Predicted 3D model of a 72-nucleotide RNA (transfer RNA) from a Verrucomicrobiales bacterium.
Taxonomically the source falls in Verrucomicrobiales (Bacteria, Pseudomonadati, Verrucomicrobiota, Verrucomicrobiia).
It matches the Rfam family "tRNA".
It was read from a public genome assembly.
RNA sequence: GCGCGAUUAGCUCAGGGGUAGAGCACAUGCUUCACACGCAUGGGGUCGUUGGUUCAAAUCCAACAUCGCGCA
Numbered sequence: 001g002c003g004c005g006a007u008u009a010g011c012u013c014a015g016g017g018g019u020a021g022a023g024c025a026c027a028u029g030c031u032u033c034a035c036a037c038g039c040a041u042g043g044g045g046u047c048g049u050u051g052g053u054u055c056a057a058a059u060c061c062a063a064c065a066u067c068g069c070g071c072a
Stems, first nucleotide, its partner, number of pairs: 001071007010024004018055001026042005048064005
């Protein structure tokens, strides 16, 4: 330098045009003498950035950025 893949909550990941979710973690309550486990409720997201397509974009397209793999 070229090609491919990934980027979504604190972490690991779903979601493949029409209201952004799960598990773990966190907070509160119940339970316990207390802790853990368990149960219930709750908070937390400019969906990497900038543009484009569309009535509508996390989702499709392009460029850029970061990380990984391969080729030279």